[in-house]
RNA sequence: UCUCGAUAAGGGCAAACCCGUCGCGAGGCGGGGACGCAAAGCCAUGGGCUCUUAACCGUUCCUCGUGGAGCGGAUAAGGCUGCCAGGCUACCGAA
Numbered sequence: 001u002c003u004c005g006a007u008a009a010g011g012g013c014a015a016a017c018c019c020g021u022c023g024c025g026a027g028g029c030g031g032g033g034a035c036g037c038a039a040a041g042c043c044a045u046g047g048g049c050u051c052u053u054a055a056c057c058g059u060u061c062c063u064c065g066u067g068g069a070g071c072g073g074a075u076a077a078g079g080c081u082g083c084c085a086g087g088c089u090a091c092c093g094a095a
Base pairs, nucleotide, nucleotide: 004093005092012037013036017032018031019030020029021028022027035082041088042087043086045085046084047083048080049079050078052076056073057072058071059070060069061068062067
């Protein structure tokens, strides 16, 4: 230095849930709270998940018709890094 990660030392982060607040929402932020985490530090870059969505496509229903409603898809703009990869950086040092 690289790999690795101990019932080590000193520290760190904080799921669910609750309160406040912002947002249509996913969710963000602050406080409480700890299930966990050796990158649970940083970056939405790829995949994934998720929210909203005028017009569009498919389908079902209502309607004489115009038209309307439901569901699904796709698109666009968002959200999630504590889902998996990738990139960058970092404390400690037993085997």